The part of an RNA shown here (small-subunit ribosomal RNA, central domain) has 349 nucleotides and comes from an uncultured bacterium.
The prediction has a mean pLDDT of 88.
Context: one part of a larger RNA
C1' cells in the first nucleotide's frame, strides 16, 4: 500500500493565471525500456517447507531433499504503459456570420429627495417618543413658495431576471476594452485537464498622502428608561463613509459542497439563441447553452441530494484525524501599523 474520509458530525484553500510534476482521444507500424514467460547461474552455513530419524513426547538436535522472491545472462511474448515515426477528427482552438447582459475602466450629463444660504407670506411653537425631555425658535423657527449652493446615492422598470473566475456590478449618453451563447461548417490536428512552489486578482473595517463632507454615523457629550444602565429609545456628533494614489488580505469571502470529464427516469417554470410546424396569435413541437422548483433510480447516520448529484466511474489539487489548552507561545516570512501566514507543547477531561 491493499482498506478510511471532507454539504450540516474534524476536513474544499476567498477566487482565478500558470512553471515544474501528474494524468491524457481513435487509429497504424517500429522497438521491446516498464511488464509477461522459458532456460542456465547465483542462494555460504543456520533458518523456512516437505519425508525420515534420535533424544519415553514436545521443545530441541541430526540426517536428507526442495522452494518463493532477488540478481545476472540468454532465448522468446507485444494486450497494456513508454518511446520513434507516420495519420485521424469527436475533445481542445482560430477563422466566418449573428444574440443577449447592472462584467470592466474613462469622460460627460440628467431628475427626485435630505441639509445649508437668500429673499418673500406668516406666526408661536416646532422636534421627539411608549410617555417624556435634551434640542430648535419671538434675535422670527416649523409650515408654504421662489432662487442659489454643494455632496452622497440612483424611485418606477426589477423578476428563485441579466453579467462575471470569485470579490461582486443597476440613472443615462460617448469612447477604450474582457469574457460568453447559438447557427453553419472551413481551418490547425490532442496543442487537453489539473495544478505543489510562484504570480494576480480579491466585501466590509482599517492605515499613509492630498482633496471632499449633503445625508448617515463609530468614539463622545447630553435627555431619558432603570435597582444600577459605561445599552437598547431620544438631541446632537468626530473620525469614518465619497475621490485620487498606495498599503492591508482578511469575512457566515457559503452552495458551508475544489477544478475537469463521461454516463444514470421524467415532470414544470424562466432567460439567450436556432430549426420546423401553423389558426400568422400573447400559438405549438424540437434542439443547445444557463437558470429555479417538485420528482424516480441510486446514495444518505438522518436531514435532505437526485443531468446545475451529496448517484456511477476516471484524473489531478487542497484538507481532517477527541474536546479544551489554541488559531495562542516561540521562531520565520510579509506588514507603516492594526495585523495577517505558517503553527506547537506542557498540562487538563
Nucleotide at each position: 500500500c491493499u482498506g478510511g474520509g471532507c454539504g450540516u458530525a474534524a476536513a474544499g484553500c476567498g477566487c482565478a493565471c500558470g512553471c515544474a510534476g501528474g494524468c491524457u482521444g481513435a487509429a497504424u507500424u517500429a522497438u521491446a525500456a516498464g511488464u509477461c514467460g522459458g532456460u542456465a547461474g547465483u542462494c555460504a552455513a543456520a533458518g523456512g517447507c516437505g519425508g525420515a530419524g534420535g533424544c519415553u513426547c514436545a521443545a530441541c538436535c541430526u540426517c536428507u531433499g526442495u522452494a518463493u522472491a532477488u540478481c545476472u545472462a540468454u532465448c522468446g511474448a507485444u494486450a497494456c504503459u513508454g518511446u520513434a515515426a507516420a495519420u485521424c477528427u469527436g475533445g481542445a482552438g482560430u477563422a466566418u456570420g449573428u444574440g443577449a447582459g447592472a462584467g470592466g475602466g474613462a469622460a460627460g450629463c440628467g431628475g427626485a429627495a435630505u441639509u445649508c444660504c437668500c429673499g418673500g407670506u406668516g406666526u408661536a411653537g416646532c422636534g421627539g417618543u411608549g410617555a417624556a425631555a435634551u434640542g430648535c425658535g419671538u434675535a422670527g423657527a416649523u409650515a408654504c413658495c421662489g432662487g442659489a449652493a454643494g455632496g452622497a446615492a440612483c424611485a418606477c422598470c426589477a423578476g428563485u431576471g441579466g453579467c462575471g473566475a470569485a470579490g461582486g456590478c443597476g440613472g443615462c449618453u460617448u469612447c477604450c476594452u474582457g469574457g460568453u451563447c447559438c447557427a453553419a461548417c472551413a481551418c490547425u490536428g490532442a496543442c487537453g485537464c489539473u495544478g505543489a512552489g510562484g504570480c494576480g486578482c480579491g466585501a466590509a473595517a482599517g492605515c499613509g498622502u492630498g482633496g471632499g463632507g449633503a445625508g448617515c454615523g463609530a468614539a463622545c457629550a447630553g435627555g431619558a428608561u432603570u435597582a444600577g444602565a459605561u445599552a437598547c429609545c431620544c438631541u446632537g456628533g468626530u473620525a469614518g463613509u465619497c475621490c485620487a494614489c498606495g498599503c492591508c488580505g482578511u469575512a457566515a469571502a457559503c452552495g458551508a459542497u475544489g477544478a475537469g470529464a463521461a454516463c444514470u427516469a421524467g415532470a414544470u417554470g424562466u432567460u439567450g439563441g436556432g430549426a420546423g410546424g401553423u389558426a400568422u396569435a400573447a400559438c405549438c413541437u424540437c434542439u443547445c447553452a444557463g437558470u429555479g422548483u417538485c420528482g424516480c433510480a441510486g446514495c444518505u447516520a438522518a436531514c435532505g441530494c437526485a443531468u446545475u448529484a451529496a448517484g456511477u466511474u476516471c484524473u489531478c489539487c487542497g484538507c481532517c484525524u477527541g474536546g479544551g489548552g489554541a488559531g495562542u507561545a516561540c521562531g520565520g516570512c510579509c506588514g507603516c501599523a492594526a495585523g495577517g501566514u505558517u503553527g506547537a507543547a506542557a498540562c487538563u477531561c